Molecule: Glycine riboswitch aptamer
Organism: marine sediment metagenome
This record gives sequence, structure tokens and C1' cells, in this order.
RNA sequence: CUGCGGGAGAGGAUUCCGGACUGCAAGCCCGUCCGGAAACGCCGAAGGCGCAACACGCUCGGAAACGCUCAGGCAAAAGGACCGUGG
Repeated sequence: CUGCGGGAGAGGAUUCCGGACUGCAAGCCCGUCCGGAAACGCCGAAGGCGCAACACGCUCGGAAACGCUCAGGCAAAAGGACCGUGG
């Protein structure tokens, strides 16, 4: 680096917009589904940032599963630090 297996947390929430569908003679509303946006709340295990000992040329370097939550995420799927195993 790669195959396989495992792998947590937190609104399937709210409002608005767009599309599709059911229904109707037709259209709107309502409903269902999908996508997007906003505000608020929340999570830490992609990535990023911070630091204790210690080091130093003395404000500068310096770890994590700790802290932050910029990014990311909050049904499932996907992703996923990390763990096991094969090459």
C1' cells in the first nucleotide's frame, strides 16, 4: 500500500424553497417521497488545530484514544480513527 472481517457517538427533528408521486374533470391546498437552504441544538473516530514532560538558538520545537469543533457528521446505506487477519 492492498484484499477480507469487526468498528462508536449525536435532531429519520423544526421552518422555508424546489422537484416527483397519489388523488381530482382541472388547478390549488393537504398528504407521501427526494433534494437543497436557514436558524438553533447536539456528536468526535476522516482531515485540521492546541499542549505536559522534555528540548532549544529561549514568545518559535514538541504526543495521544486528551482538549477544541474549523472541517466533517447526527435513521439505514456510505464514511469511519482504530483492531484482527491474508498478500